[in-house]
Context: one part of a larger RNA
């Protein structure tokens, strides 16, 4: 100087407390461990792994396994030799395909030098999701959007180093004010950026509309005004006006560093290893990544009457939609109990389509393992796709399991938040999405306070630790 303390002081944070809703019990979905397996590819492992990489595992993906095949190789550059040479179409045999063997038809550049170029052979080489994240770049997580981390000169100290950055007040803030052997400065804080909320104005169409909307420009909020307190300070509290008030709300933005944290499987890359023959390379078929005594994480659906079911009625927003003549979003209408099928209007979209549910009204059920709950199983189907056996989603009929509010323990949230309700999108042929990312609809309760728990900041104290 640090680090640590079941030392002290001060101060923060959904940290506790006050509240609301969950998890832990059940069934299912999903990830992980373990076990099993020919293989169940690999990575991630307290907080900071476990609906994570994966924003789509039937084939492909795919890295794993079994079997079948190839060896200048699936793709790249170059050299030499050979090759009637660029391309198109089409047979036959073996085969699961890959591949191997064997044919046919059409066409053909040129400066006529075998030159470009194709294929074959040979050789340099390729190739590797093989290893090392403890050789690395890049990127990322956490502490933490915490308020800190430093430098120049000066001063102090033999020196390590200190001072500045401590102290008092204040702030979300090393924010600001005062003081001060310090005076200044940098990276952070804040502001500048984006979105939302008010108004003015200009332009615009697909609009009935002076409206909504879209795009741009501008105004507005600054403790500016008043009062009280405070040091005539920073600032705090109250008030006025205002759409908005003291950071208006949200986002983007992540200092010096820490964890030899994560990633050689996104990519790049040093080193190392495998590769003329049973390859750690490459292709293909099938299987596996989907196994199942069990353990854990994250979710969904419930256990019901603030509810279930039937009929009728109402209201969103974010977004997406064919890359150009093939099939994207698909209306009306018809068929089907339904998934869906037919149909084809409109729309490359402020024009057309996808497009709500909770809610409201009426009826019914009357507390029960039920008209709750829907797992599981049987049968019949629909759709996508060469192909749904392993292993897709959905529909109808039948079946109707556990479950009556969950031990110890534990999580989220302070306002348009929690909770409840649905919708859209990416990925995507389809989908195991109950996931993720957004969007709107309905819309609370509580915060006395800082003793305690956890994490953090500043100062100080102890130390046999560095």
């Nucleotide at each position: 100087a640090g680090a640590c303390g079941g030392g002290a002081g001060c101060c923060c944070g959904c940290a506790c407390a006050a509240g609301c809703g969950g998890u832990g019990g059940a069934g299912c979905g999903u990830g992980u461990g373990g076990u099993u397996u020919a293989a169940u590819u690999c990575g991630a492992u307290g907080c900071u792994a476990a609906g994570c990489g994966a924003g789509g595992a039937a084939c492909c993906u795919u890295a794993c396994c079994a079997g079948g095949g190839c060896u200048u190789g699936a793709a790249a550059u170059c050299u030499a030799g050979c090759u009637g040479u660029g391309g198109u179409c089409u047979g036959c045999c073996g085969g699961a395909a890959a591949c191997g063997g064997u044919g046919g038809a059409c066409g053909u550049c040129u400066u006529c030098g075998a030159g470009a170029u194709u294929g074959c052979u040979a050789g340099a080489c390729a190739g590797g999701u093989g290893c090392u994240g403890c050789a690395u770049g890049g990127u990322u997580g956490c502490c933490g959007u915490c308020a800190g981390c430093u430098c120049g000169u000066g001063c102090c100290g033999u020196a390590a180093g200190g001072u500045g950055u401590u102290c008092c007040c204040u702030u979300c803030a090393g924010u600001g004010g005062g003081g001060u052997a310090a005076c200044g400065a940098g990276c952070g804080c804040a502001a500048c950026c984006c979105u939302c909320g008010u108004c003015g104005u200009a332009u615009g169409u697909u609009a009935u509309a002076u409206g909504u909307c879209a795009u741009g420009c501008g105004a507005g909020a600054c403790u500016g005004c008043c009062g009280u307190g405070g040091c005539u300070a920073a600032c705090a509290c109250g008030g006025a006006g205002g759409a908005a008030g003291g950071u208006g709300a949200g986002g983007a933005u992540g200092a010096c560093g820490u964890c030899a944290a994560a990633u050689c499987a996104g990519c790049a890359u040093g080193g190392u290893c495998c590769u003329u023959u049973g390859a750690c390379g490459c292709c293909c078929u099938g299987g596996g990544c989907g196994a199942c005594a069990c353990a854990c994480g994250c979710g969904c659906u419930a256990c019901a009457a603030u509810g279930g079911c039937u009929g009728g009625g109402a209201c969103a927003g974010c977004g997406a939609g064919c890359u150009u003549u093939g099939u994207g979003c698909u209306a009306a209408c018809c068929c089907g109990c339904g998934a869906g099928g037919g149909g084809g209007a409109g729309c490359g979209a402020a024009u057309c389509u996808c497009u709500a549910a909770a809610c409201c009204c009426a009826g019914u059920c009357u507390c029960a393992g039920u008209u709750c709950g829907g797992a599981u199983u049987g049968a019949a189907g629909u759709c996508u796709g060469a192909a749904a056996c392993u292993c897709g989603a959905c529909u109808u009929c039948a079946u109707g399991a556990a479950g009556u509010u969950g031990g110890a323990a534990u999580c989220g949230c302070u306002a348009g938040u929690a909770a409840c309700c649905g919708c859209a999108g990416a990925u995507c042929a389809g989908c195991c999405a109950c996931g993720c990312u957004g969007c709107g609809g309905u819309g609370a309760a509580u915060a006395c306070g800082u003793u305690c728990u956890c994490g953090g900041g500043c100062u100080u104290u102890g130390u046999a630790c560095u």
Molecule: small-subunit ribosomal RNA, 3' major domain
Organism: Candidatus Andersenbacteria bacterium RIFCSPLOWO2_02_FULL_46_11